[in-house]
Molecule: THF (Tetrahydrofolate) riboswitch aptamer
Organism: Periweissella cryptocerci
RNA sequence: CUCAGGGUAGAUUUUGGCGCGUUAAGUGUUGUGGAAACGGAAUGUGGGCCACAAACGAAAAGCUUAAUUGCUUGCGGUGCUAAAAUCACAUUCACUGAA
Numbered sequence: 001c002u003c004a005g006g007g008u009a010g011a012u013u014u015u016g017g018c019g020c021g022u023u024a025a026g027u028g029u030u031g032u033g034g035a036a037a038c039g040g041a042a043u044g045u046g047g048g049c050c051a052c053a054a055a056c057g058a059a060a061a062g063c064u065u066a067a068u069u070g071c072u073u074g075c076g077g078u079g080c081u082a083a084a085a086u087c088a089c090a091u092u093c094a095c096u097g098a099a
Base pairs, nucleotide, nucleotide: 002098003097004096005095010087011086012085013084014083015082016081017080018079019078020076021075022074029054030053031052032051033050034049038046040093041092042091043090044089060073061072062071063070
């Protein structure tokens, strides 16, 4: 100097556990604003997170109780967590391998 490669945050799916809602929160969509972190390093992007606003929007049933109680089965593009599988940085440097 050339070629190749690894690695993050995280995303998706499945399964298990524990919850929440079913008196509608949450999820999803759009807009505005905010903070911190994220391959070994720098810059940046991106996803994720939080707050507010807007529009949209739902699946309950049975048994039980003195009850507004309790239980069961469901339902929600529901939350957290664990495991597995798949996917996953742009540039420069660094690292590993080869010539």